[in-house]
RNA sequence: UUUUUAUAAAGAAGUAGUGAGAGACAGGCUCGUUGACCUACUAGUAACCUGCAAAAGGUAAGGUACUAAAUCCUGAUUCUCUGAAAAGAGAGAAAUAUAAAAA
Numbered sequence: 001u002u003u004u005u006a007u008a009a010a011g012a013a014g015u016a017g018u019g020a021g022a023g024a025c026a027g028g029c030u031c032g033u034u035g036a037c038c039u040a041c042u043a044g045u046a047a048c049c050u051g052c053a054a055a056a057g058g059u060a061a062g063g064u065a066c067u068a069a070a071u072c073c074u075g076a077u078u079c080u081c082u083g084a085a086a087a088g089a090g091a092g093a094a095a096u097a098u099a100a101a102a103a
Stems, first nucleotide, its partner, number of pairs: 001103008013042005021031003025075004043067003047064004051059002071095001078091005
């Protein structure tokens, strides 16, 4: 990097450094010099694997991951419902992220 499977409305932030953009992409909306994003440290969460435990959505020891907003919202195509239409609602798919496994 690619493929497969699973999950994504729950949960969890302080300090220091740096200094202008950041939230994947497009549109919207939001965050940000009252310092965002990022990096380091510390703390925490518990989605997956392992361990321990043994039926409680346990524990937080190890490997990942995560700690603004529903994956922040919507987004090709498809199906269903409502509607005279415009349009609206729902489902699925796609995309993205993470884990586990494989190549």
Molecule: SAM riboswitch aptamer (S box leader)
Organism: Chitinophagales bacterium